A computed fold for a 347-nucleotide part of an RNA from an uncultured bacterium, annotated as small-subunit ribosomal RNA, central domain. The coordinates come from a structure-prediction model, not an experiment, and the mean pLDDT is 86.

Context: one part of a larger RNA
RNA sequence: CUGGGCGUAAAGGGUGCGUAGGCGGUCUUUCAAGUCAGGAGUUAAAGGCUACGGCUCAACCGUAGUAAGCUCCUGAUACUGUCUGACUUGAGUGCAGGAGAGGAAAGCGGAAUUCCCAGUGUAGCGGUGAAAUGCGUAGAUAUUGGGAGGAACACCAGUAGCGAAGGCGGCUUUCUGGACUGUAACUGACGCUGAGGCACGAAAGCGUGGGGAGCAAACAGGAUUAGAUACCCUGGUAGUCCACGCUGUAAACGAUGAGUACUAGGUGUCGGAGGUUACCCCCUUCGGUGCCGCAGCUAACGCAUUAAGUAAUCCGCCUGGGGAGUACGUACGCAAGUAUGAAACUC
Numbered sequence: 001c002u003g004g005g006c007g008u009a010a011a012g013g014g015u016g017c018g019u020a021g022g023c024g025g026u027c028u029u030u031c032a033a034g035u036c037a038g039g040a041g042u043u044a045a046a047g048g049c050u051a052c053g054g055c056u057c058a059a060c061c062g063u064a065g066u067a068a069g070c071u072c073c074u075g076a077u078a079c080u081g082u083c084u085g086a087c088u089u090g091a092g093u094g095c096a097g098g099a100g101a102g103g104a105a106a107g108c109g110g111a112a113u114u115c116c117c118a119g120u121g122u123a124g125c126g127g128u129g130a131a132a133u134g135c136g137u138a139g140a141u142a143u144u145g146g147g148a149g150g151a152a153c154a155c156c157a158g159u160a161g162c163g164a165a166g167g168c169g170g171c172u173u174u175c176u177g178g179a180c181u182g183u184a185a186c187u188g189a190c191g192c193u194g195a196g197g198c199a200c201g202a203a204a205g206c207g208u209g210g211g212g213a214g215c216a217a218a219c220a221g222g223a224u225u226a227g228a229u230a231c232c233c234u235g236g237u238a239g240u241c242c243a244c245g246c247u248g249u250a251a252a253c254g255a256u257g258a259g260u261a262c263u264a265g266g267u268g269u270c271g272g273a274g275g276u277u278a279c280c281c282c283c284u285u286c287g288g289u290g291c292c293g294c295a296g297c298u299a300a301c302g303c304a305u306u307a308a309g310u311a312a313u314c315c316g317c318c319u320g321g322g323g324a325g326u327a328c329g330u331a332c333g334c335a336a337g338u339a340u341g342a343a344a345c346u347c
């Protein structure tokens, strides 16, 4: 390079936006670059291919023919490309609607835990398999009233919804993104993908400054045990929370890249529209989200209009196990580390 692949065997980039590039709807005009046809030149010999022949065969060797490549000339114009003009179905805009834990900021609310003050009240409370450490006559636990503070939002809640992914859940207000339905007024291929690049990116972790109720790595003590650097218990600091900055990784999973077209159905559910209808129901249709299932696919499991089916486009990735996501180099980072990423050797 070619080939075969990527749900679970090795393999889909964590996700988006987008540069170069690759690919690209319908009709028409031009050119003739790609493409095709004919001709000419060149292509040393050897080598390649085909046929025949010579060493007993073969390797080897000989003879004849020939290919591809490059250059030039003439012609063809279906397809690709270039140029011209047009179109509306792809894409986008407008208008009319309803849905939503989509995002950001501010304010507010109730339940509960903890702590503080005060009242009642007295000897236990707590905890476990059983205990003990611990708390309590300096009045605990329990109960009533008042106060402080932080964090999270029961029920609703749903194979419900929204978001590119990470993710998003009390209520209200302000600002703001996207999707969907209907219409068909406007633009007229403006599209798809996307190496680099840029942005976003759970938790933990890091820096500076706040905050700190509960929980809780580390740590201390009590148990258990042969031991117990654990599981259980009593405590408890970082952290968890907020602001700003960094980190850039996850079983970042549907272990399934994106977009397009086509290919039986059935049944739930969410958001719209139309018909019918007093409403409901029912029928049709568009978009999402589930289950079952045919053809087909699959090593099987299973997938099956939300494909892992049938096609074509673009990107990423794989190529036996270990060594190893290591070493070295480089880049980034405050660090932790991250990204890129071998070989010897061995089976």
Base pairs, nucleotide, nucleotide: 003319004318005317006316007301008300012315014200015199016198017197021193022192023191025087026086027085031081033080034079035076036075037074038073039072040071041070042069048066049065050064051063052062053061054060090190091187092186093185094183095182096181097180102176103175104174105173106172107171108170109153114148115147116146117145118144119143120142124135125134161168162167205246206245207244208243209242210241214240215239219235220234221233222232257314258313260311261310262309265292266291267290268289269288270287271286272285273284274283275282296303297302320347321346322345329340330339331338332337

Rfam family: Bacterial small subunit ribosomal RNA.
RNAcentral holds the full RNA, with entries from ENA and Greengenes.